[in-house]
Predicted 3D model of a 71-nucleotide RNA (transfer RNA) from uncultured Sporosarcina sp. Its mean pLDDT, the model's own confidence on a scale to 100, is 80. Rfam family: tRNA. Rfam links the family to the GO term triplet codon-amino acid adaptor activity. By type it is a transfer RNA.

RNA sequence: GGCGGCAUAGCCAAGCGGUAAGGCACGGGUCUGCAACACCCUUACCACCGGUUCGAUUCCGGUUGCCGCCU
Numbered sequence: 001g002g003c004g005g006c007a008u009a010g011c012c013a014a015g016c017g018g019u020a021a022g023g024c025a026c027g028g029g030u031c032u033g034c035a036a037c038a039c040c041c042u043u044a045c046c047a048c049c050g051g052u053u054c055g056a057u058u059c060c061g062g063u064u065g066c067c068g069c070c071u
Stems, first nucleotide, its partner, number of pairs: 001070007010024003018054001027041004047063005
């Protein structure tokens, strides 16, 4: 220098056009003499900037970061 992949909550991770599942952790509650265990509740408009569309996490272009391949 060329090419490709990935970026979703504190962490892991599904979803790939129709107002984002689940698990762990944190916090709150029930239970207990106090705890632990168990059970219930609670948190994200999706890296950033544009475009397409009635509608974008999803498609397209660019930027940033990380990883890989080629030279």